Background: The RNA shown here (transfer RNA) has 73 nucleotides and comes from an uncultured Eubacteriales bacterium. Rfam family: tRNA. Rfam links the family to the GO term triplet codon-amino acid adaptor activity. It is annotated as a transfer RNA. The coordinates come from a structure-prediction model, not an experiment, and the mean pLDDT is 81.
RNA sequence: GCCGAUAUAGCUCAGUUGGUAGAGCGAUUGAUUCGUAAUCAGUAGGUCAUGGGUUCGAGUCCCAUUAUCGGCU
Numbered sequence: 001g002c003c004g005a006u007a008u009a010g011c012u013c014a015g016u017u018g019g020u021a022g023a024g025c026g027a028u029u030g031a032u033u034c035g036u037a038a039u040c041a042g043u044a045g046g047u048c049a050u051g052g053g054u055u056c057g058a059g060u061c062c063c064a065u066u067a068u069c070g071g072c073u
Stems, first nucleotide, its partner, number of pairs: 001072007010025004019056001027043005049065005
C1' cells in the first nucleotide's frame, strides 16, 4: 500500500424481511434470613464508533472517516 472482519448498557453479546433497542452477568431497591450468601420481585443504566446520504421511517441499506483485529505484498 491492497483486501476483509468487528464497533450496540459498566462487561460479554443478540437484534431475523428497514417499523417501540433487548438478554445474561454486574449495579441498585424491596421481600425472605438473627445476619450473610442463595432465591424471588422490581428499578436504573444507550448520541447503536464519528459524519453525511436514501427513505414516511435506519442498529439494519449506501458513502466517507476513525479505532481494533486478521490476511496479502